[in-house]
The RNA shown here (transfer RNA) has 74 nucleotides and comes from uncultured Ilumatobacter sp.
The source organism's lineage runs through Bacteria, Bacillati, Acidimicrobiia, Ilumatobacteraceae and Ilumatobacter.
It matches the Rfam family "tRNA". By type it is a transfer RNA.
Order: sequence, then structure tokens, then C1' cells
RNA sequence: GGGCGCAUAGCUCAGUUGGUUAGAGCGCUGCCUUCACACGGCAGAGGUCCCAGGUUCGAAUCCUGGUGCGCCCA
Repeated sequence: GGGCGCAUAGCUCAGUUGGUUAGAGCGCUGCCUUCACACGGCAGAGGUCCCAGGUUCGAAUCCUGGUGCGCCCA
């Protein structure tokens, strides 16, 4: 330098044919339960869907460019 893949909650990851509200587990906070802790139950907070632009009535999802990480080739 070229090719491919990945980037979504604090962490690990889903997300269907583009369809209006973005999710799970773990973690975190509060309450219940206990003499207390743990376990368990209930509720809640938490998001620049990597960035910019484009297409579209509508984009996490499609297109272009960029950034970071990983793999391969030279």
C1' cells in the first nucleotide's frame, strides 16, 4: 500500500424485508424478603447505534468517504 471482517447500554452481545417505541444477560440503584449477609422477587436508571455526508415519506439497517481494532496478502 491492497483485500476482508468488526464498531449498538459500564462489560459481553442480539437486532428479521428499512417501518415509526432500540433490546437481552451480567453489572449498577431503590424497595421487599433476612437478626444480618448471600440467594431470590419487584421496580428503575443507564444509548452521539464509531464519525461525516448521501438515498428515502422513513436509516442502527442501504450507498460513499473517514477513524479505530483484528485477520490475510505484498